[in-house]
A computed fold for an 88-nucleotide RNA from an uncultured Pelagibacteraceae bacterium, annotated as Glycine riboswitch aptamer.
RNA sequence: AUCCUUGUGACGGGAGAUACUACUUUAAUGUAGAGCCGAAGGAGCAACUACCCUAGAAACUCUCAGGCAAAAGGACCGUUACCGUAAU
Numbered sequence: 001a002u003c004c005u006u007g008u009g010a011c012g013g014g015a016g017a018u019a020c021u022a023c024u025u026u027a028a029u030g031u032a033g034a035g036c037c038g039a040a041g042g043a044g045c046a047a048c049u050a051c052c053c054u055a056g057a058a059a060c061u062c063u064c065a066g067g068c069a070a071a072a073g074g075a076c077c078g079u080u081a082c083c084g085u086a087a088u
Base pairs, nucleotide, nucleotide: 001088002087007082008081009080010079011078012077013076018034020033021032022031023030035068036067037066041064042062043061044060048056049055050054
């Protein structure tokens, strides 16, 4: 100096499921009910891996949290910028 992987930001794409019922209220929100979704987060196990009886581990499972018109959010993907390690 370049800079795999990883991390952070910007832009674009991005699914699912009650505009449910009652009480003031169009919605949101508050209280109380049922019904549902999985792709924020979280938890559990598996193939597998490892310093091996223990640990790590998914888009699988659970639904604590979150969500169920629109908006917002959104795992993940693409492009790009920055920091920066391995390596050269």
The sequence was found by an Rfam model in a public genome assembly.